[in-house]
RNA sequence: AGAGUUUGAUCCUAGCUCAGGAUGAACGUUGGUGACAUGCUUAACACAUGCAAGUCAGACAGGAAGUGGUGUUUCCAGUGGCGGACGGGUGAGUAACGUGUAAGAACCUACCCUUGGGAGGGGAACAAUAGCUGGAAACGGUUGCUAAUACCCCAUAGGUUGAGGAGAAAAAGGAGGAAUCCGCCCAAGGAGGGGCUCACGUCUGAUUAGUUAGUUGGUGAGGCAAUGGCUUACCAAGGCGACGAUCAGUAGUUGGUCUGAGAGGAUGAUCAACCACACUGGGACUGAGACACGGCCCAGACUCCUAUGGGAGGAAGCAGUGGGGAAUUUUCCGCAAUGUGCGAAAGCCUGAUGGAGCAAUCUCGCGUGAAGGAAGAAGGCCCAUGGGUCAUGAACUUAUUUUCUCGGAGAAUAAACAAUGACGGUAUCUGAGGAAUAAGCAUCGUCUAACUCUAUGCCAGCAGCUACAGUAAGAUAGAGGAUGUAAGUUUUAUCCGGAAUGAUUGGGUGUAAAGCGUUUGUAGGUGGAUUUUCAAGUCCGUCGCCAAAUCCCAGGUCUCAACCCUGGACAGGCGGUGGAAAAUACCAAGUUGGAGUAUGGUAGGGGUAGAGGGAAUUUUCGAUGGAGCGGUGAAAUGCAUUGAUAUUGAAAAGAACACCAACAGCGAAAGCACUCUGUUGGGCCGACACUGACACUGAGAGACGAAAGCUAGGGGAGAAAAUGGGAUUAGAUACGCCAGUAGUCCUAGCCAUAAACGAUGGAUACUAAGUGUUGUGUGUAUUGACCCACACAGUGUUAUAGCUAACGCGUUAAGUAUCCCACCUGGGGCGUACGUUCGCAAGAAUGAAACUCAAAGGAAUUGACGGGGGCCUACACAAGUGGUGGAGCAUGUGAUUCAAUUCGAUGCAAAGUGAAGAACCUUACCAAGGCUUGACAUGUCGUGAAUCCUCUCGAAAGAGAGAAGUGCCUUCAGGAACACGGACAUAGGUGGUGCAUGGUUGUCGUCAGCUCGUGCCAUAAGUUGUUGGGUUAAGUACUGCAACAAGUGCAACCCUCAUGUUUAGUUGCCAGCAUUGAGUUUGGAACCCUGAACAGACUGUCGAUGAUAAGUCGGAGGAAGGUGAGGAUGACGUCAAGUCAUCAUGCCCCUUACGCCCUAGGAGACACACGUGCUACAAUGACUGGGAAAAAGGGUCGCGACCCCGCAAGGGAAAGCUAACCUCAAAAACCCGACCUUAGUUCAAAUUGCAGGUUGUAACUCGCCUGCAUGAAGCUGGAAUCACUAGUAAUCGUCAGGCAUCCAUACGGCAGUGAAUCUGUUCUCAAGACUUUUACACACAACCCGUCACACUAUGGGAGUUGGCCAUGACCCAAUUCAUUACCUUAACCGGAAGGACGGGGGUGCAGAUAGUUGGGCGAGUGACUAGAGUGAAGUCGUAAAAAGGUAGUCGUACUGGAAGGUGUGGCUA
Repeated sequence: AGAGUUUGAUCCUAGCUCAGGAUGAACGUUGGUGACAUGCUUAACACAUGCAAGUCAGACAGGAAGUGGUGUUUCCAGUGGCGGACGGGUGAGUAACGUGUAAGAACCUACCCUUGGGAGGGGAACAAUAGCUGGAAACGGUUGCUAAUACCCCAUAGGUUGAGGAGAAAAAGGAGGAAUCCGCCCAAGGAGGGGCUCACGUCUGAUUAGUUAGUUGGUGAGGCAAUGGCUUACCAAGGCGACGAUCAGUAGUUGGUCUGAGAGGAUGAUCAACCACACUGGGACUGAGACACGGCCCAGACUCCUAUGGGAGGAAGCAGUGGGGAAUUUUCCGCAAUGUGCGAAAGCCUGAUGGAGCAAUCUCGCGUGAAGGAAGAAGGCCCAUGGGUCAUGAACUUAUUUUCUCGGAGAAUAAACAAUGACGGUAUCUGAGGAAUAAGCAUCGUCUAACUCUAUGCCAGCAGCUACAGUAAGAUAGAGGAUGUAAGUUUUAUCCGGAAUGAUUGGGUGUAAAGCGUUUGUAGGUGGAUUUUCAAGUCCGUCGCCAAAUCCCAGGUCUCAACCCUGGACAGGCGGUGGAAAAUACCAAGUUGGAGUAUGGUAGGGGUAGAGGGAAUUUUCGAUGGAGCGGUGAAAUGCAUUGAUAUUGAAAAGAACACCAACAGCGAAAGCACUCUGUUGGGCCGACACUGACACUGAGAGACGAAAGCUAGGGGAGAAAAUGGGAUUAGAUACGCCAGUAGUCCUAGCCAUAAACGAUGGAUACUAAGUGUUGUGUGUAUUGACCCACACAGUGUUAUAGCUAACGCGUUAAGUAUCCCACCUGGGGCGUACGUUCGCAAGAAUGAAACUCAAAGGAAUUGACGGGGGCCUACACAAGUGGUGGAGCAUGUGAUUCAAUUCGAUGCAAAGUGAAGAACCUUACCAAGGCUUGACAUGUCGUGAAUCCUCUCGAAAGAGAGAAGUGCCUUCAGGAACACGGACAUAGGUGGUGCAUGGUUGUCGUCAGCUCGUGCCAUAAGUUGUUGGGUUAAGUACUGCAACAAGUGCAACCCUCAUGUUUAGUUGCCAGCAUUGAGUUUGGAACCCUGAACAGACUGUCGAUGAUAAGUCGGAGGAAGGUGAGGAUGACGUCAAGUCAUCAUGCCCCUUACGCCCUAGGAGACACACGUGCUACAAUGACUGGGAAAAAGGGUCGCGACCCCGCAAGGGAAAGCUAACCUCAAAAACCCGACCUUAGUUCAAAUUGCAGGUUGUAACUCGCCUGCAUGAAGCUGGAAUCACUAGUAAUCGUCAGGCAUCCAUACGGCAGUGAAUCUGUUCUCAAGACUUUUACACACAACCCGUCACACUAUGGGAGUUGGCCAUGACCCAAUUCAUUACCUUAACCGGAAGGACGGGGGUGCAGAUAGUUGGGCGAGUGACUAGAGUGAAGUCGUAAAAAGGUAGUCGUACUGGAAGGUGUGGCUA
């Protein structure tokens, strides 16, 4: 410090997720030790048992124990004193002077300290106790006695008030032999503690906007320690609030803690400070202090005891129990230390505290061994079988002992003379023993360090995000190995960080989320230049405070560390005080540049009211006229002989104002257009008189605000939601047509929204230019008007710098800056629900959550696609010729059948295809019979030479028996080859996967494309080059150009054919000369032909054209002319195209079988459908007789002449030929004759019968051929569709291959005869490059919207219903304070007494909690039914959107329809 994830790829925006740190944690798993910390975060839920606050006998009376007695001593209920207001716990309540920081004045203070005084004299009681007595108990009642440091009175006076008079207040003693000590009372001061006031800080919500009656203030009185509405009477009407009152929700606050670079964010366990609380609510008493955790009274809930009459209790003290929960310890030891309380003290009490125990809960430390050791051990795993790795290892050898076990010694924390140690026989030291007692957890696709095998097969599973798993999973599970960490480790939860993802530091708003529709203006914020004042903010110095602890720095110390100790620094803030004065604010003065006023001009569809006008449309009346009109893609509905449409004259009505008209004008926006008039607002320019900062923005608020819509009254021509009809269509609630109402118009009033858009808030200043245009002015010039130059104010366009993710913006900024306002923070749910405000309504404004997804989105790029555009090519169409589709047959396929009909190929690019040839074999299929190291290969052992022949059984494979034979090499051991037998390694598989592969092939397509290096452009994907112009068959070549070179394709080089030359003439040829039946032979080398080698064609030449190019058109010459014709040749790639059955091959599968052998069968089946062909339907013909001329091939397992036989297929016999020699071999169409005469025929030949031939062991299933006989369908073929552009189509024959033969009409060659049409690109199909749109990228066979149906989920409404909270009014009212009292009562004081004072009880009054009754508000739970939403695998209906998405889309509004949607009206271009 970043990373992953939207895309085919890119940049951006934006969310989600991860890596880090932390915790009072918890779960899983594992677990040696020590130190230091920490340990109910949940139920402020309920609690058994024990303990947690007592002490003082030196305040007091009394009792008891003990002793033989006295004395001493000890203990004690009670009275009395001090303390139980501290210490300890908890965080419910509290949004508050509660807390934090800093100040203040009107107060109190036991114990403690300091100072100054005082303590004289009297008195009356009450407990305990004793008697009697009530009660179950708790606890009492009554009579009598008694002490005090308990209680009371008198005296004593500093002091206070007042003119005077008069009035008011203390005390306690105790111990001691004594000095003396400890107490008591008053007054003053101090320290520490506490009460009170105030400034500032202190969470969320406005879907909480008004609140408050003792409320705010005053006066009098009361009350308090003290100020004060604290309380009360009267008076006034205030107080708080947009700087957020009130209300609601949540919450103890702080020092600090965690995180972060910081600013911040989160948090408030332990430790420390404050506050609040003590079962829930209320109340007072006592006291210095409480409205009191282990006190009291009352009420309530709960629990316990009970004799049912009544009583007792409060762990949020320490342990502990139940419960709740993912989850949190011992019913331990000691007062030794520290520290409270009491005491004169000894001392007593102390669950505070000091310790131990439990828990890996956190942090820190240590260990589980060290050195040597290669037979690189066994074993595991992997493997290319060579090896590698675990392994720098185990065993083994040597030494050591932190820890461990067993012994010995043994502290400190203890201070003040002594005594005093819970921890603890602990820490520590020391001796002996022996490697001995001690390693796990997680991960290994990427982020992220670490990889293989096996199993599984979208299953099981994994998962933080992306994602993995469908038979070769580095992602599941296991194993081996590796990595990380380590007494831990992983997961989960939560917080901060990363996140600049709420942005002060430090973000944005044209298109990604985001500028209010516009304007006026209040509060607020901000504000021109000059000179003063002042010192609020600002800056500098200084003082006080900001507790300690923590954090940080430096030291120290437990062996180190954590921990702990000492010192320092820090503490952003608050307050006091002194100073500075530039800039801000304040004060004062003047100034004119901002702003405004006045003045002179000026442009304008600016507003508003009134008047006038013509064109058009429709209707009505009249005329002419006579059959249609109208409408559409085509039609129909409709109108029309009762006279339409058309033409024409007249009248009426309403609405809108052509041309001018413009990127022109005006207005704040919405918006504004015939002409004229009245009235009225604003702008701009000039000159420079006046005011003197008067300014900018603007939350709330006010005003205006298209269209649609609403209310009332008018009006209503045209066009037109709804509606009706006729079409289209599968349907058509639409598009197109014919009609047509609301509304559109006017008046008055509502509504307040639009894609209200420049998708761009307002103001000010600055920052290159060019070029239009509107208004005004100036200058020059002119007789004048233009023109020209300049300035200001508008309005456009191009562009620099700069900005931007890019597109783009660019003086009219989206640039550079300042000020103010509004708004945004992932997509969906949703601009929805609820609440509130507004509205007559429609609705508008404000505006969520649950749930769900990992994306949604912007700009640009490359493709693909378009019922987008222009361009170009092709037997693509057109123009032609001949077919297919109809018939019969052949052949292949599907489907069906079967024991099997083996398998593959399936749009073009499968279907006469693999198969250049299934009777057996082939053969892979089926049935039956057999074999198991195998039919075949290698190694090993044994036997035998090999091998041949005969017989028996069997369908054969095979089995059994018999006979023959003795080879070759040799170093004499044996070996080679072959055959048989045995065992084991292994063979074998046409079994699966062509979606694991190699190789090979098809196809787009013989289409002209496909790329790269360097450079340039762009943030990048990518672009340029390869685009443009003309040209070509061609990315062919030329030219231009930020490109310049290059590769692969194209072309050429190769083969065949067409011409010629040279050379060579046998088996080929023959002109001349001889010769024969015959080029037969001699001869010839001219010709033909054959083989070889050359030549020839290159737009070379001429003309025209083109740009002077490339080239094109025409001509000449030439055998051939513009690639001469044909072939071979197939770029980068596409289709997971075909092939595991040619072959090869990974993996999987079979192994007495999915292998091998054999016999027979099948692949040839047959209702039917399709493809490819053959033969025909006839006279351009069939048949018959005769005649002519080929090419290219094959031949010894062969071709086979001549001759003979047979009607023929063929047979017999046989010459020649290893081939330019012999042979297959006859070419056919064609030509010349004859016959047939338009018929199902002398066409056509299927089918069937009989008789033969031939190949082969074998011809039935199932071959071919011949002869005779038989003689189906068929008379040119529907929709549709195929091939072909010249030696081509069409037609005619011929040859070869494989093979014993052949189902070939096929496939592949050869030559013969030999056309028609096209000089075009409108359309169909296909291809190419350019451009454009896009929401597609598996790429239109794509994407995608809504209803309906089903399942699940959360939510809204809902008659209601359930429990809760809050405040308030009224009623009732416990305890209790205060007041009062005519009743009852009363030791101290007064009085001679009667009696009085004071006090108590009871009563009454104000206030008064809980509970109850009634009304209100709030937020929950639940609810028949209901509404929309979301998510789901392959459901239904349509096809709304994205391409011109097939009617451009969309916003607002209204109507309407199963649904997407449609239509009207106004707006927008995205």

This is a predicted structure of a 1470-nucleotide RNA (small-subunit ribosomal RNA) from Picea engelmannii. Lineage of the source: Eukaryota > Streptophyta > Pinopsida > Pinaceae > Picea. Rfam family: Bacterial small subunit ribosomal RNA. The sequence is in RNAcentral, with records from SILVA. The coordinates come from a structure-prediction model, not an experiment, and the mean pLDDT is 83.